[in-house]
Context: one part of a larger RNA
RNA sequence: GGACGAACGCUGGCGGCAUGCUUAACACAUGCAAGUCGAACGAGAAUCUGCGGAUCGAGGAUUCGUCCAAGUGAAGCAGAGGACAGUGGCGGACGGGUGAGUAACGCGUGAGGAACCUGCCUUUCAGAGGGGGACAACAGUUGGAAACGACUGCUAAUACCGCAUAACGCGUAGAGGUCGCAUGGCCUUUACGCCAAAGAUUUAUCGCUGAAAGAUGGCCUCGCGUCUGAUUAGCUAGUUGGUGAGGUAACGGCCCACCAAGGCGACGAUCAGUAGCCGGACUGAGAGGUUGAACGGCCACAUUGGGACUGAGAUACGGCCCAGACUCCUACGGGAGGCAGCAGUGGGGAAUAUUGGGCAAUGGGCGCAAGCCUGACCCAGCAAUGCCGCGUGAAGGAAGAAGGCUUUCGGGUUGUAAACUUCUUUUGUCAGGGACGAGUAGAAGACGGUACCUGACGAAUAAGCCACGGCUAACUACGUGCCAGCAGCCGCGGUAAUACGUAGGGGGCAAGCGUUAUCC
Numbered sequence: 001g002g003a004c005g006a007a008c009g010c011u012g013g014c015g016g017c018a019u020g021c022u023u024a025a026c027a028c029a030u031g032c033a034a035g036u037c038g039a040a041c042g043a044g045a046a047u048c049u050g051c052g053g054a055u056c057g058a059g060g061a062u063u064c065g066u067c068c069a070a071g072u073g074a075a076g077c078a079g080a081g082g083a084c085a086g087u088g089g090c091g092g093a094c095g096g097g098u099g100a101g102u103a104a105c106g107c108g109u110g111a112g113g114a115a116c117c118u119g120c121c122u123u124u125c126a127g128a129g130g131g132g133g134a135c136a137a138c139a140g141u142u143g144g145a146a147a148c149g150a151c152u153g154c155u156a157a158u159a160c161c162g163c164a165u166a167a168c169g170c171g172u173a174g175a176g177g178u179c180g181c182a183u184g185g186c187c188u189u190u191a192c193g194c195c196a197a198a199g200a201u202u203u204a205u206c207g208c209u210g211a212a213a214g215a216u217g218g219c220c221u222c223g224c225g226u227c228u229g230a231u232u233a234g235c236u237a238g239u240u241g242g243u244g245a246g247g248u249a250a251c252g253g254c255c256c257a258c259c260a261a262g263g264c265g266a267c268g269a270u271c272a273g274u275a276g277c278c279g280g281a282c283u284g285a286g287a288g289g290u291u292g293a294a295c296g297g298c299c300a301c302a303u304u305g306g307g308a309c310u311g312a313g314a315u316a317c318g319g320c321c322c323a324g325a326c327u328c329c330u331a332c333g334g335g336a337g338g339c340a341g342c343a344g345u346g347g348g349g350a351a352u353a354u355u356g357g358g359c360a361a362u363g364g365g366c367g368c369a370a371g372c373c374u375g376a377c378c379c380a381g382c383a384a385u386g387c388c389g390c391g392u393g394a395a396g397g398a399a400g401a402a403g404g405c406u407u408u409c410g411g412g413u414u415g416u417a418a419a420c421u422u423c424u425u426u427u428g429u430c431a432g433g434g435a436c437g438a439g440u441a442g443a444a445g446a447c448g449g450u451a452c453c454u455g456a457c458g459a460a461u462a463a464g465c466c467a468c469g470g471c472u473a474a475c476u477a478c479g480u481g482c483c484a485g486c487a488g489c490c491g492c493g494g495u496a497a498u499a500c501g502u503a504g505g506g507g508g509c510a511a512g513c514g515u516u517a518u519c520c
Stems, first nucleotide, its partner, number of pairs: 001520003006516005013390006019383002021348001026346003030343003035090003040087002047080005056071001059068003097301003106226008116218002121214007129163001131161002138153006169194011199206002227273003234264003239261006246254001276298004280291004303324005326337004354380001356379003362376001363374004393423004403414004428457006437447001464509003468505001469490003475504005485492002
């Protein structure tokens, strides 16, 4: 000198764009953050319509027995309607957060998989025949304070289960061809065995099953690179390898039985400490050093530890089970919970924001669609936290006014500075107009009456901070008297201190200026 997710002190006009718990991966009140589909399915409340006519009945007639009767409109039946739950499908494995752990094939880079999987999407080939039995919902009974159940009975499906059909599929046995770096791969062919399906509809379509290929996403293996310590020198028994069996989508001590005795290590094993990694960022002429906030990629985690289930995909932040700690409810028998999602609270701390608006855009989930959901996202609010831009007026104006400071008392300086004259209106206030972002017919804008434009008003609304001994730009007076104090280093202060404090003046930067911490 530069930099910063900064903080502190003094000060503070505006706008744009960014950024904002670095500490306690501490504990969390409250609200929201993942739903959707009635074009899979049964049942179906409120409400409305039609049929229906019970009941009451103004009024009229009356031979007082009753009769007629506008209207009122119950039960019941049918249709529309579609709330709330339920079965079923898809999605809750994405998106969002955090960096605790991890020195590791975790990450980066380059290869390999002839050892693999892949829902939705694209292309192609083929198919969808015929049956069955349940379980929710519901009704009834019943346990419990609650959370939540139990039993009996009824019922639908794109839920579940047989049967049929069946190959370019799978398995077993065999034959042939071809290719490869090995195990082997690919193709053709024979025989036997095995395996599928679901419908909906507004008749446009959307779905379903099997196979082959693609795309996308993932999984595994390897070369190289990846902090410090030897005041850590030896480490290792599933350890290293083999055979066999199991398991996996798949290779493999991944697991197991048996056998062998190996494997790693001064080219630093093991142990200990520290740490998410990278694209990048800062600095530097570069080499390098430091760093990993924001944005993007990968990884890991979701109160702590363990476990599996479902599924194409998880060993699953807002799923399940068990154990621990903590908090809450309880009728004491038992239950409920998980903000390292967005806001917000307490606490810690030098220190870090609103319990805001909207799905209008972009994107995501579901749906044929209309649409619904979306604290992703887009916006607004707060903070000079940073970067950038603008303003706080411009020109003229010497009687060099007054005042301040100083003085050798003549003056000097503040100083064209002010006053005053002329002008402008960025900004500000008010008023009028008013967007782009919204498309391919239409509709739809949170931001926002915002940006922007026009007019009116009036210099009007707007300057501080640090330093002035040398380094280092900028000097005098007074006070103080080794005191009070300053200080980055050298050092100032003991009676004329340009170094302390105040004032005047001048210097630097400027809505900031200084200080502190850290890096180069």
Background
A computed fold for a 520-nucleotide part of an RNA from an uncultured bacterium, annotated as small-subunit ribosomal RNA, 5' domain. The RNAcentral record of the full RNA draws on ENA, Greengenes and SILVA. The coordinates come from a structure-prediction model, not an experiment, and the mean pLDDT is 83. Its Rfam family is "Bacterial small subunit ribosomal RNA". Its family is annotated with ribosome and structural constituent of ribosome in the Gene Ontology.